[in-house]
RNA sequence: GAAGCUGGCCAGGCAGUCGCUGUCUGCUUUUGCAGGCAGAGGAAAGUCCGGGCUCCGCAGAGCAGGAUGACGGCUAACGGCCGUACGCCGUGAGGCGAGGAAUAGGGCCACAGAGACGAGCGUAUUAAGUUACGGUGAAACGCGGUAACCUCCAUCCGGAGCAAGGCCAAAUAGGGUAGCAAUAGCGUGGCUCGCGCUGCUACCGGGUAGGCUGCUCGAGCAUGCAGGCAACUGCAUGCCUAGAUGAAUGACUGCCGCCCGCAGCCAUGUGGGAGACAGAACCCGGCUUAUCGGCCAGCUUCCUUU
Repeated sequence: GAAGCUGGCCAGGCAGUCGCUGUCUGCUUUUGCAGGCAGAGGAAAGUCCGGGCUCCGCAGAGCAGGAUGACGGCUAACGGCCGUACGCCGUGAGGCGAGGAAUAGGGCCACAGAGACGAGCGUAUUAAGUUACGGUGAAACGCGGUAACCUCCAUCCGGAGCAAGGCCAAAUAGGGUAGCAAUAGCGUGGCUCGCGCUGCUACCGGGUAGGCUGCUCGAGCAUGCAGGCAACUGCAUGCCUAGAUGAAUGACUGCCGCCCGCAGCCAUGUGGGAGACAGAACCCGGCUUAUCGGCCAGCUUCCUUU
C1' cells in the first nucleotide's frame, strides 16, 4: 500500500423566524395571555421469544397441546448471551452447524443389486436350515442406518391483556327508600279491610356519555474503582432524559460540515450534488428484518521499501 475478518460508535452542527405537545412561574382565576424549561430510535418496526405489572374463584394435581435438548456458566427470565469441546468451510483473522434415547415399539432406507429389513434365495457342504461364501451398495444374510418420521425420556409452560385494572360521574329513561296530598281514581269477579298501581317532593344505588388515574424513577443512565477469560456482577459519586390520545415532537432561511468536478505549488476559490431506513403509545431484556454516508479499535493474508 492492497484485499479482508471481528467488535463498537455516529445518524449532521450552530443561529434566526413562525408553529405544535407537556410542565413551571406570573397575570387573569371559565377560557386564555406572557416568559422559562423539556420534547423519538438504533431500530421507536415485525410482535417472534422471555419477564415485570393488572385482572380472572391464588392457578394444587392429572390429561391433552406446545416449546426446548452437548458440557459449564450469566440472568428477573429466555428458545437469548458467554466460555469450552466436536464436525464442516476458509491460506488465515474467522464463519457456519448438529446435538438425550435405535436393546420400549411402529414406520422408512433412493440408485445399483436376484434379494433392502425379514427372512427367504443361489452355490458348495453336512446325519441335520448343519456350516461357509455370495458381483451391488452407506448398509447383505446381522446385535445395520434413520428420531430434521411417529415415538419414548428429561425440563419448562394456567388464561387474558393498559381496549389490563382502579376512581369520579351528567342529561334522559327505569329502580329502591322515606314523606306529603286527596282518603281521589283504577285493579284485586260483588261488599268491607288490606295490598298493588297512578301524582308531587327529597334522598340513595347501578349503568351510559364524559373526565381522572394506571403513565413513566426504572432489572434506569453516565463516570470511576473492584471481581471475572467472558457474558455479567458489586460498590461509590453524579443525573432526571417525551408522555401525546382524530394522537405533539414540524416548516422555512443563512453559515459551517460531507461527497464530486474545475482552477491552483500550497493556502484557497468556484460550480454542482447527497442526506438513508423509518415515527414512541404500559414498561423492560433479547432475536429478526430495513438502513444514505461515515468514524474508531483489534486482528489476518499478500506486495513493496528500509